This is a predicted structure of a 104-nucleotide RNA (THF (Tetrahydrofolate) riboswitch aptamer) from uncultured Eubacterium sp. It matches the Rfam family "THF (Tetrahydrofolate) riboswitch aptamer". Rfam describes the family as follows. Tetrahydrofolate (THF) riboswitch was first reported for Ames et al. as an RNA motif in 5' untranslated (5'-UTR)regions of folate transport and biosynthesis genes in Firmicutes genomes. Its mean pLDDT, the model's own confidence on a scale to 100, is 77. RNAcentral holds the sequence, with entries from MGnify.
């Protein structure tokens, strides 16, 4: 001195299981307030989480049954949603600063 390994998280696919289809949830924007960021140290303007606010916004069908002739309701299947959570695989991965590991 070169190269290298490893986090929290993120993304994608695959599979279980919800949940919404009476519109929740997801994604945008303001701002508030918490958390974490490789083996130590520190650590944002970057990441993730929790309210508030605001703006915009969707896909349903079909069958059995009740009701009983008007459409509802309740189950079920298919299907729809930048849906949620769990498992596996793939990729991507400390803003950045000191210092350690491993190889040479």
């Nucleotide at each position: 001195g070169c190269a290298g390994a490893g986090u929290a998280g993120g993304u994608u696919c695959u599979g279980a299981u919800g949940c919404g289809u009476g519109a929740a949830g997801u994604g945008c924007c303001g701002g508030c307030c918490g958390u974490a960021c490789a083996g130590g140290g520190a650590g944002u303007u970057g990441a993730c989480g929790g309210g508030c606010g605001g703006a915009c916004g969707a896909a349903a069908a079909g069958u059995a049954u009740g009701u009983g002739c008007a459409g509802c309701a309740u189950a079920c299947u298919u299907g729809c949603g930048g849906u949620g959570u769990c498992a596996g695989g793939g990729c991507c991965g400390c803003a950045u600063c000191c210092c350690g590991c491993u190889g040479c």